The prediction has a mean pLDDT of 84. This is a predicted structure of a 479-nucleotide part of an RNA (small-subunit ribosomal RNA, 3' major domain) from a metagenome. The full RNA is in RNAcentral, with records from SILVA.
Context: one part of a larger RNA
RNA sequence: UGACGGGGGCUCGCACAAGCGGUGGAGCAUGUGGUUUAAUUCGAUGCAACGCGAAGAACCUUACCUACCUUUGAAAUCCCUGGAAUCCUUUAGAGAUAGAGGAGUGCCUUCGGGAACCAGGAGACAGGUACUGCAUGGCUGUCGUCAGCUCGUGUCGUGAGAUGUUUGGUUAAGUCCUGUAACGAGCGCAACCCUCAUCUUUAGUUGCUACCCCACUAACGUGGGGGCACUCUAAAGAGACUGCCGGUGAUAAGCCGGAGGAAGGCGGGGACGACGUCAAGUCAUCAUGGUCCUUACGGGUAGGGCUACACACGUGCUACAAUGGGAAGUACAGAGGGUUGCGAAAUCGCGAGAUGAAGCUAAUCCCACAAAACUUCUCGUAGUCCAGAUUGAAGUCUGCAACUCGACUUCAUGAAGUUGGAAUCGCUAGUAAUCGCGAAUCAGAAUGUCGCGGUGAAUACGUUCUCGGGCCUUGUACA
Numbered sequence: 001u002g003a004c005g006g007g008g009g010c011u012c013g014c015a016c017a018a019g020c021g022g023u024g025g026a027g028c029a030u031g032u033g034g035u036u037u038a039a040u041u042c043g044a045u046g047c048a049a050c051g052c053g054a055a056g057a058a059c060c061u062u063a064c065c066u067a068c069c070u071u072u073g074a075a076a077u078c079c080c081u082g083g084a085a086u087c088c089u090u091u092a093g094a095g096a097u098a099g100a101g102g103a104g105u106g107c108c109u110u111c112g113g114g115a116a117c118c119a120g121g122a123g124a125c126a127g128g129u130a131c132u133g134c135a136u137g138g139c140u141g142u143c144g145u146c147a148g149c150u151c152g153u154g155u156c157g158u159g160a161g162a163u164g165u166u167u168g169g170u171u172a173a174g175u176c177c178u179g180u181a182a183c184g185a186g187c188g189c190a191a192c193c194c195u196c197a198u199c200u201u202u203a204g205u206u207g208c209u210a211c212c213c214c215a216c217u218a219a220c221g222u223g224g225g226g227g228c229a230c231u232c233u234a235a236a237g238a239g240a241c242u243g244c245c246g247g248u249g250a251u252a253a254g255c256c257g258g259a260g261g262a263a264g265g266c267g268g269g270g271a272c273g274a275c276g277u278c279a280a281g282u283c284a285u286c287a288u289g290g291u292c293c294u295u296a297c298g299g300g301u302a303g304g305g306c307u308a309c310a311c312a313c314g315u316g317c318u319a320c321a322a323u324g325g326g327a328a329g330u331a332c333a334g335a336g337g338g339u340u341g342c343g344a345a346a347u348c349g350c351g352a353g354a355u356g357a358a359g360c361u362a363a364u365c366c367c368a369c370a371a372a373a374c375u376u377c378u379c380g381u382a383g384u385c386c387a388g389a390u391u392g393a394a395g396u397c398u399g400c401a402a403c404u405c406g407a408c409u410u411c412a413u414g415a416a417g418u419u420g421g422a423a424u425c426g427c428u429a430g431u432a433a434u435c436g437c438g439a440a441u442c443a444g445a446a447u448g449u450c451g452c453g454g455u456g457a458a459u460a461c462g463u464u465c466u467c468g469g470g471c472c473u474u475g476u477a478c479a
Base pairs, nucleotide, nucleotide: 001479002478003476004475005474007473008472009471010470011469012468013467015463016462019427020426021425022424023423026318027317028316029315030314031313032312033311034309035308042053043052064304065303066302067301068300069299070298073125077124078123079121080120081119082118083117086103087102088101089100090099091098092097107114108113127293128292130291131290132289136287137286138282139281140280141278143276148187149186150185151184152183153182154163155162156161168177169176193270194269195268196267198238199237200236201235202234203233204232207228208227211226212225213224214223215222216221241264244258245257246256247255248254320420324379325378326377327376328375329374336367337366338365341360342359346355347354348353386417391412392411393410394409395408396407397406433455434454435453436452437451438450439449
């Protein structure tokens, strides 16, 4: 100087407490361990691995296994020889491939040949998702959006070092004020960026409809023409700064209350992550040193596997019902996507869906009926009109192809489950809880992920205790 302490002081955080809802019990989905297997490819392993890489394994992907093939190789550069390229037919085979037959002769040319392409040959080389993340770059996680981490000069100390960065206040903040052997500065904090909340201006179609006219209608209303007021869209501005008032404070920084205001003291949310720590993660995104393989650890094909299943764990979905299930009627979003696409009306089908083809390169058309909610009826506490696993049958769709191994529909079947031990998780406001909608990936295949809106709470006395962090101080048989 650090680190540590079941030392002390101050302080912060959904850390505890106060509340609300979960997990742990059941069934299923998904990931992991284990076991099994010819193979169940590889990686990730306390927090910070386990719905993770994977924004989507039937073939492909695919790296694994089995079988069959191949060796200058599937793709690159260079050399030699032959042939333009290319197209068609046929045989064997699971295919990769292996043979056979036919058509065809282009462009440039100094007629030697050349360009592009194909086939054969020789070797230099290619190739490797093989190893090492403890040789590395790049990228990422984590402490932690925690408030810290340092430097120059000066001063102090024999020196390691200290000071500054400590004190008193204050802040979300090493934020600011004050004091001060320190005076300044840098990386962080904050601000500058995006978005939401208010207003103004500009603009008015595909958006809007207050007002006027016309047509239809019993009326509500609908259509057309004016219109751009309103809504909205999207560009430019305004606006919030403790600016104003009172109190408090040290006359400071600030704090408390109030006014005005759409918004008030960081307005809500996002992006943004200091010096460093964990030899943290990744050689399988990519790049790369070294090592290893080179008729194989490279390359091709078919089939299988990654989907196995006495079991254990994580993360979720659905429930156990009456604040509910079922039936009928009725209402209100936002944000997205669409030409290899979204696909309307209409018709058929109980339905998944099929036929159909209008419109749309989208403020125009389509996906697209939002669902919880509300109104009426029914069920009456039961393993039920709860719950839906499992299984049988018949189908639909995608796709060469749904056996291993897809999703969905209809009919039948109707399992466990009556609120979950010890323990443990999330959340402080448009949040939790609950309800649906969309997108990426994608031929097809979400209970996952990422977004979007609808309805919309309870509680916080407080810091004694648990966990983690920051500052000062103290002890030390530690470095």